[in-house]
RNA sequence: GCCCUCGUGGCGCAAUCGGAUAGCGCAGGAGCAUCCUAAGCUCAAGGUUACAGGUUCAAAUCCUGUCGAGGGCG
Numbered sequence: 001g002c003c004c005u006c007g008u009g010g011c012g013c014a015a016u017c018g019g020a021u022a023g024c025g026c027a028g029g030a031g032c033a034u035c036c037u038a039a040g041c042u043c044a045a046g047g048u049u050a051c052a053g054g055u056u057c058a059a060a061u062c063c064u065g066u067c068g069a070g071g072g073c074g
Stems, first nucleotide, its partner, number of pairs: 001073007010026004019057001029043004050066005
């Protein structure tokens, strides 16, 4: 230098052929219960879906560019 895959809350992952409010677990917060703590149960919050454009009635998903991570070739 070229090619491929990936980037989604603090962390680990989902999200069907583009479709309805982006979900799950853990961590953290509040509460219940307990003499207290842990375990357990309940509730709430937290996401510009890496960034910028484009296509579309509609984009996490498709296209282009940039950045980052991993792998392959030279």
Predicted 3D model of a 74-nucleotide RNA (transfer RNA) from a Candidatus Pacearchaeota archaeon. Model confidence (mean pLDDT): 80 of 100. The source organism's lineage runs through Archaea, Nanobdellati and Candidatus Pacearchaeota. It matches the Rfam family "tRNA". Rfam links the family to the GO term triplet codon-amino acid adaptor activity. Rfam describes the family as follows. Transfer RNA (tRNA) molecules are approximately 80 nucleotides in length.